The part of an RNA shown here (small-subunit ribosomal RNA, central domain) has 350 nucleotides and comes from Leachiella pacifica. The gene name in the source record is rns. It matches the Rfam family "Bacterial small subunit ribosomal RNA". Model confidence (mean pLDDT): 87 of 100.

[in-house]
Context: one part of a larger RNA
This record gives sequence, C1' cells and structure tokens, in this order.
RNA sequence: UUGGGCGUAAAGAGUCUGUAGGCUGCAUAUUAAGUCUAUUGUUAAAUAUUAAAGCUCAACUUUAAGUAAGCAUUAGAAACUAAUAAGCUAGAGUAUGGUAAAGGUAAAGGGAAUUUCCAGUGUAGCGGUGAAAUGUGUAGAUAUUGGAAAGAACACCAGAAGCGAAAGCGCUUUACUAGGCCAAAACUGACGCUCAGAGACGAAAGCUAAGGUAGCAAAUGGGAUUAGAUACCCCAGUAGUCUUAGCUGUAAACAAUGGAUACUAAAUGUUGCGUGUAUCGAUCCAUGCAGUAUUAAAGCUAACGCGUUAAGUAUCCCGCCUGGGAAGUAUGCUCGCAAGAGUGAAACUC
Repeated sequence: UUGGGCGUAAAGAGUCUGUAGGCUGCAUAUUAAGUCUAUUGUUAAAUAUUAAAGCUCAACUUUAAGUAAGCAUUAGAAACUAAUAAGCUAGAGUAUGGUAAAGGUAAAGGGAAUUUCCAGUGUAGCGGUGAAAUGUGUAGAUAUUGGAAAGAACACCAGAAGCGAAAGCGCUUUACUAGGCCAAAACUGACGCUCAGAGACGAAAGCUAAGGUAGCAAAUGGGAUUAGAUACCCCAGUAGUCUUAGCUGUAAACAAUGGAUACUAAAUGUUGCGUGUAUCGAUCCAUGCAGUAUUAAAGCUAACGCGUUAAGUAUCCCGCCUGGGAAGUAUGCUCGCAAGAGUGAAACUC
C1' cells in the first nucleotide's frame, strides 16, 4: 500500500459554527465533457500465449496467428454522471398561531444554617477520639436568650423529570436574549449533508491584576498512632475556593459509541404539544408528532451485550488505528507570563 477496523481488544477529535473539497431530491428539453459501441493508426524485434514444423524426444530453434489494455483519429448512442435552460414540492428554510423548560446575561430581593462581635442568664468544665492528647475555659468558656455584622451555598419541592452543541444549568422576582417542540399549511424553491485548514465555546486545578474571605481546606505547625509515620485519626491553619478583567485549553471532557438520511416486529412507563365518533367539564380510552427510559423478535457481536435513541440493513462526508515497551519521551516548530499545551519520532529491547 491493499485489505480490515474504531462500546469494552489499538482506534470517534471535548463540543459547535463554517471555507475549500467530497457527496447531493423529483421531472422536461438541449449538448456530448465523463461513459458506452464501432473504424483507422500506433504501442520495434526478442520474450510471453495459442497452433504447427525441425533437431530420435525434450529443452531448444523456426513459422504462423491472436486477445486484452493504453494513447490518438473518425463515426455514432444518450440510460447514468456532468453542463446549460426553463420548472416542481416530499428535503431545507421563512412567516403565522400556540407551548414547556435549573438555556444564557444582568440587576434587585429572601429565609434557614455557620462563624465572629455586643448584651443577659448561668457555672466548671467544654471539645475531641478506638482510647487519648494538643486545643479552649474562673480574664467566666461550653449551654441558653436577645441583638448586630459578614461571606458562601440555596433544604423540602426533586423525578430513570426538564433545558443546553458540549462544558454545564436548581431560592424568588424583573429586564434583555438564544434555541426547541406542536398545529395549520401562506411564502421561497434544493437554498441540502459533511467538513482539511480556520474561528468560537470549553469542568476542575493553575497563573496575572484589583477586591473579598463566613465555612471548608493543599502547604505548614502541633497532638496521637507506629519499629518508623514526611500518612490514615485529632487541634489549628495559609494559598485556594467567591467577585471583576484577562490568560491557560486540559479531564474516565464517557453513552469509553462522530454527523446526516432512509428502512426494519412488538410491549410497558414518563415529559411536551395536538386530534377524536369519549366527557356538562376534568379524568379515562384510542391515536399523531417530538423527547427520555425499561424489556424484547429478527438481525448483529469474540463474548458481554446492542436492539426504531442500533453496536441491525444501506448510502454520503469527516476524524482516527496498525504488536508490547522505550513514549505521549527526545528533537524541531507553533502557542503560553509561567505551569505547560499542540504536533510528535528513532536507536535499542521483548
């Protein structure tokens, strides 16, 4: 390379937008670039193939024939691809009417708890553990009552529930704002799908600057345990955790499962929106679309399992894999304040 693969064996980029590229609905006409058919020329000889002949056979030699394929010329075909022209509405989108939601940003407000401070009551312990000790307390603690302040997080509702591209999102209200779903079918008329490069977003930790700091808590100090104990347990406690503006760009960023489209038995929940011959109305029942779960036929799978939300049956596009280690290392380059990130080998060894 060919072939084969990517849930768990190596392998789906963390996610999205989107350029080039690749692929692309139905139907009509024209063209004839691809495509197909035929003609002509050429592709030296030898070799190779087939048939015959000559050396006693064979190897060998000689003669004859021919396919396929490439390139070019000429003449045609018009189904498919393509191009052009004028169309269609099933894909896609816009408008209309509804609707659910922790989707996002900002502001304002709220109560419980915690800690600290002030005041009252009150007296000898409190706290902590397997047991203790460090710690704290007669300068009045712990407990309890009232008041004040601060910061962070929002119990119950809460759900295998909902929303979001993913990361993620949960007290209440308001303002601004994105997307989805349903109905009906008005408008556009293939405007679509996927996307190398590129751009945007991206938990936690970490970094820079300015704030903030209640609780928790790397580091650190002390007490225990232990042979030791740079730990597990206890008492303290600084960065950090919070806010604003930037940076970083990584995670078991997981469903370890890329996206789109179509098709392929059922059954049972649940969320949203409808429809009905069901109702006075609500419920129930039947049914359509969109999500989210469980069981399971066929099929698939090495098995586990997946199974209309496919890991089934197919098509299109992208990413990635090719024995283990060395190694996500070295080197170079790019990015970063740094930490480091991205890209990413080989020798050698089994």